[in-house]
RNA sequence: GUCUGACGUUAGGGGUCCUGCGCGCGGGUUUGAAAGCUGCGGCGCGGGUGAGAGAGUCCCUUAGAACCUGAUGCGGAUAAUGCCGCCGCAGGGAAGCGUGAGCAGACCUCC
Repeated sequence: GUCUGACGUUAGGGGUCCUGCGCGCGGGUUUGAAAGCUGCGGCGCGGGUGAGAGAGUCCCUUAGAACCUGAUGCGGAUAAUGCCGCCGCAGGGAAGCGUGAGCAGACCUCC
């Protein structure tokens, strides 16, 4: 200098998927067991997306794509997935107060 709009507080709302290895537990097999097979919102260490994957120093609260429903939907991609897009000026969805542009953040330029 340019651009953006938030911040605090009290309260409330929300999601946690896909996958590799090891262990554990269960199922099934078996005369019985082990191995192999299979299931797990059990534990540990990794990989993918994401703000967040039971994580918190996460996100959202009507100016509401946080999140839910439709949906075991459609198209594309991927090792795989609720990964991406569509669906979507579709239906739902949790708020009051205070402060603030002389503030906060990002970027550019100069010293």
TPP riboswitch aptamer (THI element) from a Pseudomonadota bacterium, 111 nucleotides, folded computationally.